[in-house]
RNA sequence: CACUUAUCCAGAAAGGCAGAGGGUACUGGCCCUGCGAAGCCUUAGCAACCAAUUCCACCGGCAGGUGGGAAAAAGGUGCUAAUUCCGGCCCCGGAAGGGGAAAGAUAAGUU
Numbered sequence: 001c002a003c004u005u006a007u008c009c010a011g012a013a014a015g016g017c018a019g020a021g022g023g024u025a026c027u028g029g030c031c032c033u034g035c036g037a038a039g040c041c042u043u044a045g046c047a048a049c050c051a052a053u054u055c056c057a058c059c060g061g062c063a064g065g066u067g068g069g070a071a072a073a074a075g076g077u078g079c080u081a082a083u084u085c086c087g088g089c090c091c092c093g094g095a096a097g098g099g100g101a102a103a104g105a106u107a108a109g110u111u
Base pairs, nucleotide, nucleotide: 002110003109004108005107006106007105008104013043014042015041016040017039021032022031023030026088027087028086029085044080045079046078048077049076050075053071054070055069056068057066058065059064084103089100090099091098092097
C1' cells in the first nucleotide's frame, strides 16, 4: 500500500517557537486565520479501538476452558471550530427537504 470489521449529529485546552496559510483525494461552496494559519515542543484534557484485572454466564469431577456478556488501571495509537463543515453519485419529492451509497478519517486484525 492492499483487504476485513467497527465507529464517525457527542466530547475535549493553554503556553512557547514560528510567520501565511488552513478546514485530511479532487472539485464547487462556505468558514477559520497577523486578536497569529500550517508545522515543531511542553503541559492539560476528551474518549473510539486494543488491554492487565474483576464480576456474571456456559462447559467440566477438579484443574481449567470459552470465539459469551459487563466494568475497567497503566499504557499504545488517535483526537481537542463548524455533522466527516456542506454539496458534487443513486433513490423519493414540484420544490424545500429526506434517505442511501461512494470516498475519507480512526482503531484492531490479516497478507